[in-house]
RNA sequence: GGGCUUAUAGCUCAGUUGGUUAGAGCGUACGGUUCACAUCCGUAAGGUCAGAGGUUCGAGCCCUCUUAAGCCCA
Numbered sequence: 001g002g003g004c005u006u007a008u009a010g011c012u013c014a015g016u017u018g019g020u021u022a023g024a025g026c027g028u029a030c031g032g033u034u035c036a037c038a039u040c041c042g043u044a045a046g047g048u049c050a051g052a053g054g055u056u057c058g059a060g061c062c063c064u065c066u067u068a069a070g071c072c073c074a
Base pairs, nucleotide, nucleotide: 001073002072003071004070005069006068007067010026011025012024013023019057028044029043030042031041032040050066051065052064053063054062
């Protein structure tokens, strides 16, 4: 220098052909249970979907550029 993959909650990850309110597990907080702790049960908080622009009535999803990480070729 060329090419490919990935980026979604604190962590690990789903998200179907673009369409109803963006989700799960773990974790955190609170409550229940217990003499207490753990386990278990319930509730809640937590997201600029890496950044910018574009297409569209509508974008986490499609297109372009950029950034970061990883891999391959030279």